[in-house]
Molecule: Glycine riboswitch aptamer
Organism: Gammaproteobacteria bacterium
RNA sequence: AUCUCUGUUACGGGAGAGAGCUUCAGGCCGGUCAGUGGCUGGGGCCGCCGAAGGCGCAACACGCCCGGAAACGCUCAGGCAAACGGACUGUGACAGAAGU
Numbered sequence: 001a002u003c004u005c006u007g008u009u010a011c012g013g014g015a016g017a018g019a020g021c022u023u024c025a026g027g028c029c030g031g032u033c034a035g036u037g038g039c040u041g042g043g044g045c046c047g048c049c050g051a052a053g054g055c056g057c058a059a060c061a062c063g064c065c066c067g068g069a070a071a072c073g074c075u076c077a078g079g080c081a082a083a084c085g086g087a088c089u090g091u092g093a094c095a096g097a098a099g100u
C1' cells in the first nucleotide's frame, strides 16, 4: 500500500400487526348555571404482529449428561396512526486481527 473480517461512530435505507373496548375521588389543561370535554398516566378485557432483547432445536458431537445456527419456532419482553424505536443493510472515518 492492498484485500478480507470484527468492533465503534457519522449520515442514509429499513417490514409486520386494533389511534380497539372498558374503568379510575390519579395528574394537567379548557369550558359551563350545570351536566361535561381534551391530553396524559394506572388497572381490567379481548384481537393481532415479529426485526430490539430473551427462550427453544435439526444435522453433528459425546459412553451418558452437558453442547449445538438462523431471516426457523415461541411470544416472556417489546410492538400494532405519525414520530420514536427497529434485526439487517449501503457509504465514509477510526480502532483491532489475518493474508498479500
Base pairs, nucleotide, nucleotide: 001100002099004097005096006095007094008093009092010091011090012089013088018046020045021044022043023042024041026040027039028038029037047080048079049078053076054074055073056072060067